Model confidence (mean pLDDT): 81 of 100. A computed fold for a 72-nucleotide RNA from Candidatus Roizmanbacteria bacterium CG_4_10_14_0_8_um_filter_39_9, annotated as transfer RNA. The organism belongs to Candidatus Roizmaniibacteriota, within Bacteria. It matches the Rfam family "tRNA". Rfam's curators write: Transfer RNA (tRNA) molecules are approximately 80 nucleotides in length. The family's RNA type in Rfam is transfer RNA.
RNA sequence: GGGCGCGUAGUUUAAUGGUAAAACAGUUCUCUGAUAAAGAACAGAGCGAAGGUUCGAUUCCUUCCACGCCCA
Numbered sequence: 001g002g003g004c005g006c007g008u009a010g011u012u013u014a015a016u017g018g019u020a021a022a023a024c025a026g027u028u029c030u031c032u033g034a035u036a037a038a039g040a041a042c043a044g045a046g047c048g049a050a051g052g053u054u055c056g057a058u059u060c061c062u063u064c065c066a067c068g069c070c071c072a
Base pairs, nucleotide, nucleotide: 001071002070003069004068005067007065010024011023012022013021018055026042027041028040029039030038048064049063050062051061052060
């Protein structure tokens, strides 16, 4: 330099053109002498950045950035 993949809550992963889900972690409560475990409830991300298409974009297109793999 070229090709491909990937980027979504603190972490690990889903999902889909119609305003994002789960687990763990966190907070509160119940239980306990207390802690842990268990149970209940709650909060937390607009999806790497910018532009474009669209009535509507996290999803499609372009460029860029970060990371990984392969080729040279």